[in-house]
Transfer RNA from Chlorobium phaeobacteroides, 73 nucleotides, folded computationally.
RNA sequence: GCUGAUGUAGCUCAGUCGGUAGAGCACUUCCUUGGUAAGGAAGAGGUCAUCGGUUCAAGUCCGAUCAUCAGCU
Numbered sequence: 001g002c003u004g005a006u007g008u009a010g011c012u013c014a015g016u017c018g019g020u021a022g023a024g025c026a027c028u029u030c031c032u033u034g035g036u037a038a039g040g041a042a043g044a045g046g047u048c049a050u051c052g053g054u055u056c057a058a059g060u061c062c063g064a065u066c067a068u069c070a071g072c073u
Base pairs, nucleotide, nucleotide: 001072002071003070004069005068006067007066010025011024012023013022019056027043028042029041030040031039049065050064051063052062053061
C1' cells in the first nucleotide's frame, strides 16, 4: 500500500424483511438475615465509533473517515 471482519449500557454480547433499543454480569434502593454472602422486588444507565446520503421512517441500506484485529504484498 491492498483486501476482509468488527465497532450497540461500566464489561461480555443479542437485535429477524428498515417500523417504539434488549439480555447476562456489574451498579443503586428496598425486602429477607444477628451480620455477611446467597436469594427476592424495583430502578438507573445508550449521540447504536464519527460525518454525510437514501427513505414517511435507519442500529439495520449506501459512501467517506477513525479505531481494533486478521490476511496479502
NCBI's taxonomy places the organism under Bacteria, Chlorobiota, Chlorobiia, Chlorobiaceae, Chlorobium. Rfam family: tRNA. By type it is a transfer RNA.